[in-house]
RNA sequence: GGUAGUGUGCCCGAGCGGUCAAUGGGAUCAGACUGUAAAUCUGACGGCGUAAGCCUUCGCUGGUUCAAAUCCAGCCGCUACCA
Numbered sequence: 001g002g003u004a005g006u007g008u009g010c011c012c013g014a015g016c017g018g019u020c021a022a023u024g025g026g027a028u029c030a031g032a033c034u035g036u037a038a039a040u041c042u043g044a045c046g047g048c049g050u051a052a053g054c055c056u057u058c059g060c061u062g063g064u065u066c067a068a069a070u071c072c073a074g075c076c077g078c079u080a081c082c083a
Stems, first nucleotide, its partner, number of pairs: 001082007010026003018066001028044005046055003059075005
């Protein structure tokens, strides 16, 4: 340099253009249980708000679309193969 794959919440990781603040697991926090701890179970787990709801978010920047984590283009990082 070429080809292919890949980048998602604190970590891993799933994700069909609308049903998505986004499956599931871990970590963390609170609670139940326990003499204590572990294990197990329940709830919470982006921000604001009593709630309804609003805002922000899927590597970065643009584009398509009524609507994008998802489609397109360029760029960046990583992995494999080829050279």